RNAcentral holds the sequence, with entries from ENA. This is a predicted structure of a 73-nucleotide RNA (transfer RNA) from a Candidatus Parcubacteria bacterium.

């Protein structure tokens, strides 16, 4: 230099062909226990990397940028 993939909660990842964004773990509170761990329950936590475009409506489609990563040279 060329061709791909990825970017979503603190972490690891889902999200079905465009229609209000979810799980597990971690953290907080409660229940259980003499107490701890384990177990159960509840609530909280998100500018869906950034910028534009299409659309009534974008995490999802199109273009560009950034970062990470794989392959080729």
């Nucleotide at each position: 230099g060329c061709c791909g993939a990825a970017a979503u909660a603190g972490c690891u990842c889902a999200g079905c062909u465009g229609g209000u964004a979810g799980a597990g773990c971690a953290g907080u509170c409660c229940c259980u226990u003499c107490g701890u761990a384990a177990g159960g329950g509840a609530a909280a936590g998100g500018u869906c990397a950034c910028g534009a475009g299409u659309u009534c409506g974008a995490u999802c489609c199109u273009c560009g940028u950034u970062u990470u990563u794989g392959g080729c040279u």
Rfam family: tRNA. From the family's description: Transfer RNA (tRNA) molecules are approximately 80 nucleotides in length.